About this RNA
A computed fold for a 479-nucleotide part of an RNA from a metagenome, annotated as small-subunit ribosomal RNA, 3' major domain. Its mean pLDDT, the model's own confidence on a scale to 100, is 82. The RNAcentral record of the full RNA draws on SILVA.
Context: one part of a larger RNA
């Protein structure tokens, strides 16, 4: 001076309390150990691995088995000879790679010798590794933590490591600010400045709107037309403890009213100090070393990663009546979409889907009916009209191709489960629960991610005591 303590003061957080909903039982997804396997590539490992890398393993991806090829290579620059344009088509062997035969086709440029671009053999440089080692690194990222900390320079104090400043009294979310103070000041975090959302104004009026006036329909902004409203997008306003009252040390501040759409940091993003965990990653890239080189490089068919006694971890789907079923009926947002995309009326089909193709490079048209809600109707507590696993069958689509091992559809089957031990997550408000939407990746696959909107509670006495942290101060045989 740190660390540490089942020392102490003083403070914070969904840290506990208070409340709401879950994991944990059950099926099934999906990752992981384990086993298995020729191979089940590889990495992550408390928190900070485990629906992660992976935003999409039938072929590819594809690292891995396994068996066929292949050696200047699938890719890049040069040198040297030699020879020839490349290159398209179709036969044939083969699982393909791959080799072979026809046909066809003959570059530019010239001094006519050649020289340039390609390709092909051959040769020699080198190429090529997702091999190793993240404990050799760059760059990225996680974590502590959006925690409220961490320095510096002067100048002081001390032999000296170093203190001071950063301690104190107040106050804040906050080293915020305020006052004091041998300490003056300054950097990097903290706010602010940036996005968005909530309220006015201006401006602008198409594809969006429709109050007034006028036409029209079974009905609509469907037409003229209109710029008010909504809204859409560029601009400025608006909030600042600014007014008032009380607290208070006459300070910072705090509590409370008024005004306001908004009130004390208005919600919400983005934003992550100086470190720390030799944290993670050499399989995104890029890089030292080392290691292969007729192989550990590299093409190519099939398997593999999708296995399955078993452990664990995230969802999802339930166990019902606040429900299921069935017929009516209503009200979103953010989105996506052209060379092979979204695809409307129609038509055919029980659908899943075909058939056709109107408009759309999009406030235009389409995907695209929100769903849960609301009106009615039936079920009456049962393993059921709950729950749907699983298996059978007959199809549907995308794909050269769904056997290993895709999603969907229909009809048939209908497991377990009746709320769930010990233990243990997650949330303080448009929040948690609950309903559907859309996007990303992607022929094809989503119960995962990532985003939109519906409906929308309960509780916070408090800080004693789990966790985790901050600051000051005691102890220490710890560094």
């Nucleotide at each position: 001076u740190g660390a540490c303590g089942g020392g102490g003061g003083c403070c914070c957080g969904c840290a506990c309390a208070a409340g709401c909903g879950g994991u944990g039982g059950a099926g099934c997804a999906u990752g992981u150990g384990g086993u298995u396997u020729a191979a089940u590539u590889c990495g992550a490992a408390g928190c900070a691995a485990c629906g992660c890398g992976a935003a999409g393993a039938a072929c590819c991806u594809u690292a891995c088995c396994g068996g066929g090829g292949u050696u200047u290579g699938a890719c890049a620059u040069g040198u040297a000879c030699a020879c020839g344009c490349c290159g398209a088509u179709a036969c044939u062997a083969g699982a393909g790679a791959u080799a072979g035969u026809a046909u066809u086709u003959u570059c530019c440029u010239u001094u006519c010798g050649g020289g340039g671009a390609c390709g092909u053999g051959c040769a020699g440089a080198c190429a090529g590794g997702u091999g190793c080692u993240g404990c050799a690194u760059g760059g990225c990222u996680g974590u502590c933590g959006u925690c409220a900390g961490c320095u510096c320079g002067u100048g002081u104090c001390g032999u000296g490591a170093g203190a001071u400043g950063u301690u104190g009294g107040g106050u804040u979310a906050a080293g915020u600010c305020c006052c004091g103070c041998a300490a003056c000041g300054a950097g990097c975090g903290c706010a602010a400045c940036c996005c968005u959302c909530a309220c006015c104004c201006u401006u602008a009026a198409u594809u969006g709107c429709c109050a007034u006036c006028a036409g029209g329909u079974a009905a609509a902004g469907c037409u003229g037309g209109g710029a008010a409203c909504u809204u859409u997008a560029a601009g400025g306003g608006a909030a600042c403890u600014g007014c008032c009252g009380g607290u208070g040390a006459u300070a910072a501040a705090c509590c409370g009213u008024a005004g306001g759409a908004g009130g004390g940091u208005g919600g919400g993003g983005a934003u992550g100090a100086c470190g720390u965990c030799a944290a993670g990653u050499c399989c995104u890239c890029a890089u030292g070393g080392c290691c292969c080189u007729u192989a550990u490089g590299u093409c190519c068919c099939g398997g593999g990663c999708u296995a399955c006694a078993c452990a664990c971890g995230u969802g999802c789907u339930a166990c019902a009546a606040u429900g299921g079923c069935u017929g009516g009926u209503a009200c979103a947002a953010a989105g996506a979409g052209u060379a092979u995309g979204c695809a409307a009326g129609g038509u055919c089909g029980u659908g899943a889907g075909g058939c056709g193709g109107a408009g759309c490079u999009a406030a235009u048209c389409u995907c695209a009916u929100a769903a849960a809600g609301c009106c009615g109707g039936u079920c009456a507590c049962a393993g059921u009209u709950c729950g749907g696993a699983u298996u059978g069958a007959a199809g549907u689509c995308u794909g050269u191709a769904a056997c290993u091992c895709g999603a969907c559809u229909u009809c048939a089957u209908g497991a377990a489960g009746u709320u769930g031990g010990g233990a243990u997550c997650g949330c303080u408000a448009g929040u948690a629960a609950u309903c559907g939407u859309g996007g990303a990746u992607c022929a094809g696959c989503a119960c995962g991610c990532c985003a939109c909107g519906g409906u929308g509670a309960a509780u916070a006495c408090g800080u004693u005591c789990c966790c985790g942290g901050g600051c000051c101060u005691u102890g220490u045989a710890c560094a």